[in-house]
Context: one part of a larger RNA
């Protein structure tokens, strides 16, 4: 010097990103307990008091329990024994056991060990749960509850090449998918775009069908040349074949509607009131429609340590307001909310070697010898 412990004057968070760590609290009985609340809770709220041993004391009281009465059953000539039900007394023994009075000792009586620190305010998530096996336990996931949508049963959906299976030996109070996420109060406007659903008049449109035009091939016809063997040109039926094609061809798309707890979106400029300021009001442009309620410098605010108030001697954090919302906003839910949380933030009481500021001690290392 390091590790793990113990103690510490005075102060008591001045430490630090932050009370991290440590200390403090801790059991049982009694008293007593606020806001708020979904009336369950919050609660072990908070805050107090008591606790050992001896005697009265085999305490008061309680538990168990012998006994006994009546009725019924069995049994009997009649009974008794035995069994069941209801009631009374509650013996002996054993067990539990306050409260009160008197006394004794120590610094200290849950005498060691084991055994909540608490309060106030705010954010997030309702809650119990789940998760990154090995840096994250959370405000992430899940969750009951809500909504939309698909599915009529050989269901929808899923696995599989198939057979087949799951769904389900279920049947719309069921099953699948998506979003939201207890509860309370609510959830505005936009269907122009994209998606979905419905519609079918018109436009467009595939394979396929197909009137018909055309190309190739050539029986034949015809023209020219001929050494008469033949050669060349033109036209060209039928068949075969190549290839074009008017026209007829569905869904889809275009089109017409509906639909936002579907994907999504939810304006600008100018002027105006008898101080000033501001603008209930007016004008104008654009849009599918221009953000309602509620909330708001917020887990969202750049400017920003906004401004005011609270708390502190002093507060970029915190709480309450204001609204100028760079860039909140209503199931990618909005705003509240008791309870809950190894959650996050701010404050306080208690307590402390976290610190002022370090000291002493114990054990184990380090160091020396081996």
């Nucleotide at each position: 010097c390091c590790c793990u412990c113990g103690c510490u004057a005075a102060g008591g968070a001045a430490c630090u990103c932050g009370g991290c760590a440590a200390a403090a609290u801790u059991g049982c009985c009694c008293c007593g307990u606020a806001a708020c609340u979904u009336c369950g809770g919050g609660a072990g709220a908070a805050g107090g008091g008591g606790c050992g041993c001896c005697c009265c004391g085999g305490u008061a009281g309680g538990g168990u329990g012998a006994u006994u009465u009546g009725c019924g059953g069995c049994g009997u000539c009649a009974a008794a024994c035995c069994c069941g039900c209801a009631g009374a007394u509650g013996a002996a023994g054993c067990c539990c056991g306050a409260g009160g009075g008197g006394g004794c000792c120590g610094c200290a009586g849950u005498g060691a060990a084991a055994a909540g620190g608490c309060c106030c305010a705010a954010g997030c998530g309702a809650c119990u749960g789940u998760u990154u096996a090995g840096c994250a336990a959370a405000a992430a996931c899940a969750c009951a509850g809500g909504u939309c949508u698909c599915u009529g049963c050989u269901a929808a959906g899923g696995c599989g090449c198939a057979a087949g299976c799951c769904g389900a030996c279920g049947u719309a109070u069921a099953g699948g998918g998506a979003c939201u996420g207890a509860c309370g109060c609510c959830u505005g406007c936009c269907c122009g775009g994209u998606g979905c659903u419905g519609g079918a008049a018109g436009g467009u449109u595939a394979a396929g069908g197909a009137a018909g035009a055309g190309g190739g091939u050539u029986a034949g016809c015809u023209c020219c040349c001929u050494u008469c063997g033949g050669g060349g040109g033109g036209c060209g039926a039928a068949g075969c074949u190549c290839g074009c094609g008017a026209c007829c061809g569905a869904a889809g798309c275009c089109c017409c509607a509906g639909u936002a707890a579907a994907c999504g979106g939810c304006g600008g400029c100018c002027g105006u009131a008898a101080c000033u300021a501001u603008a209930a009001c007016g004008g104008u442009c654009c849009u599918a429609a221009g953000g309602u309620a509620g909330c708001g410098a917020a887990a969202u605010u750049c400017c920003u340590u906004g401004u005011c108030g609270g708390g502190u001697a002093a507060g970029u954090u915190c709480c309450g307001a204001c609204c100028u919302g760079c860039a909140c906003g209503a199931a990618u839910g909005g705003c509240g909310u008791a309870a809950c949380g190894a959650u996050u933030u701010g404050g306080g009481c208690a307590c402390u070697g976290u610190c002022u500021c370090a000291g002493c001690g114990a054990g184990g290392g380090a160091c020396u010898c081996g």